[in-house]
RNA sequence: CGGUAGAGGUGCGGCGGCCAUCAGUAAUCCGGCCGGCAGUUCCGAUUGAGCUUCGGAAGGCCGGAUGAAAGGGGCUGUUAGUGGUUCCGCCGAAACCGGCUGGAGAGUUCAACUCCUUCCGGUUGGGGGGUCAGGCUAAUACCUGCUCACUGUCACUCGUUUCUCCGGCGGGUGGAGCGCUAUCGG
Repeated sequence: CGGUAGAGGUGCGGCGGCCAUCAGUAAUCCGGCCGGCAGUUCCGAUUGAGCUUCGGAAGGCCGGAUGAAAGGGGCUGUUAGUGGUUCCGCCGAAACCGGCUGGAGAGUUCAACUCCUUCCGGUUGGGGGGUCAGGCUAAUACCUGCUCACUGUCACUCGUUUCUCCGGCGGGUGGAGCGCUAUCGG
């Protein structure tokens, strides 16, 4: 320098099942009120402007009846013959930020927003607590930052075990996965 195999643990991601939340919300129907009854018009189809297409006849409020879904979250993923494991893939697992390309949100033009995807670059060792700050949201969920201790790893250092060293154990400080351990080849 290159390859192979591993470790961290409330470990990471995906799929399925159940549950709560979303929410008595959206939507539909009935009754009433305001408004309108304009059809070469108005409303809606992510936002604004123009044109078109499709649907409707406006729209809004109050009461009653029926009553969702997506995303996000929690739990869980069996038994069996001597023992163990067994939903799947894994340990930059994965997540986030930025950028290019392609696609979707009725079509199209300009601009924007949201989602998905290939590739490139950057950041993060890991999980957790914090009604802290920001983003998003129905939300205290989720994401990001900060902070707190915990944990694994390596380096340095102190003590202890030992005659000394290595090693083990305990403590302190610091770094980062482009790392660490083992092993093979050059």
This is a predicted structure of a 186-nucleotide RNA (Lysine riboswitch aptamer) from a soil metagenome.
RNAcentral holds the sequence, with entries from MGnify.
The prediction has a mean pLDDT of 76.